[in-house]
Molecule: Bacterial large signal recognition particle RNA
Organism: Promineifilales bacterium (SeqCode)
RNA sequence: UCGUGCUAGACGGGGAGCUGGCGGUGCCCUGUACCCGCAAUCCGCCAUAGCGGGGUCGAAUUCCCCCUUUGAGGGCUAGCGCGCCCGAGACUGCUGGCGCCGAGCGGCGUUGAAGAUUGGGUCCUGCGCGGCAGGAGCUGUCGAACCUGGUCAGGUCCGAGAGGAAGCAGCCAUAAGGCAUCCCUCCUGGGUGCCGCAGGGUAGCCUGGUCUGAGCAGGCUGGCGCAGGCAAGUCGGGUGGCGCGGCUCGAUCUGGGGGGCACGA
Numbered sequence: 001u002c003g004u005g006c007u008a009g010a011c012g013g014g015g016a017g018c019u020g021g022c023g024g025u026g027c028c029c030u031g032u033a034c035c036c037g038c039a040a041u042c043c044g045c046c047a048u049a050g051c052g053g054g055g056u057c058g059a060a061u062u063c064c065c066c067c068u069u070u071g072a073g074g075g076c077u078a079g080c081g082c083g084c085c086c087g088a089g090a091c092u093g094c095u096g097g098c099g100c101c102g103a104g105c106g107g108c109g110u111u112g113a114a115g116a117u118u119g120g121g122u123c124c125u126g127c128g129c130g131g132c133a134g135g136a137g138c139u140g141u142c143g144a145a146c147c148u149g150g151u152c153a154g155g156u157c158c159g160a161g162a163g164g165a166a167g168c169a170g171c172c173a174u175a176a177g178g179c180a181u182c183c184c185u186c187c188u189g190g191g192u193g194c195c196g197c198a199g200g201g202u203a204g205c206c207u208g209g210u211c212u213g214a215g216c217a218g219g220c221u222g223g224c225g226c227a228g229g230c231a232a233g234u235c236g237g238g239u240g241g242c243g244c245g246g247c248u249c250g251a252u253c254u255g256g257g258g259g260g261c262a263c264g265a
Base pairs, nucleotide, nucleotide: 001265002264003263004262005261006260009057010056011055012030013029014028015027020046021045022044023043024042034054035053036052037051038050063258064257065256067255073249074248075247076246077245079244080243081242082241083239084238085237086236087235088234091233092232093230094229095228097226098225099224100223101222103221104220105219107216108215115211116210117209118208119207120206121205122204123200124199125198126197127196128195129193130192132189133188134187135186136185137184139180140179141178142177148173149172150171151170156165157164158163
C1' cells in the first nucleotide's frame, strides 16, 4: 500500500417551555434525516441522565474535536428612539365664564347726562265695587186612584114633603217634590280684576315735576385679575409592542485538526 472480517461510532441537530436535573413526546427554527412500541391531569431516566425490540452503514465526502468562518431562529436586557396606556396641571398654547380699568372705535346725552329732592306705580294689609262659580229665594211650568181643597153630573143616605147631608169620576187649584230661567234679591268662596278708597313699607326698578348743568354706558378691540376646562407641547409612571444597541444559546455552512483491531499478501 492492497484485500477480507470486525469494533468504536453514525443513521440528524438546536431554541423556548416543562423539570431538582437530563432526555423524549408536543410547539418553534434548520432542512431531508432507518423502522416499530411508549408519553402532557405526561413518558423514561439520574451526571455514562429517554427506555425496549429490530435493521443498515462502518474507519470515511459519511466518525470525532468544537480550533476557525458564517449565522436561520429563540431567550434576556428599560441604554437610545418610536409607539401604546394611565396620571398631573407648574410653564407654553387653545378655549368658555366672572370681575375690574376705560386707552382706541362705536352708541346715548344741552330736544338735558349724572346727582339731589318730591309725587305716582311696582310690594304688603284692610274695606268697597265689579266679574266668575256654587247654593237659596223670586218667577214660570209640571205635580195627588183614596188617605189635599173647591165645585161636585150620575148614584147613595135622611125626610110625608119642602128640603138637607156625605161624596166617587170629571174639571179647576194646590202641597211635598221635579224641571226650567238665571232678569232681580240674599248668602258663601277664590291661583278673581289695565277698578276705587284708606293705611303701611321700600328705596331696588319704571315714570312725572323741580333744582342743577356734562357726562353716562360698557357693545367691539385692548389691558389686568380670579376661579375653571382641554391635553398638543411639557412632566411623572407603566408597557419588549417595534427599530437600533448590548448579553446569551445556537441549527447550518467554510476551513483546519484527530482517528482503530485481527488475519493474509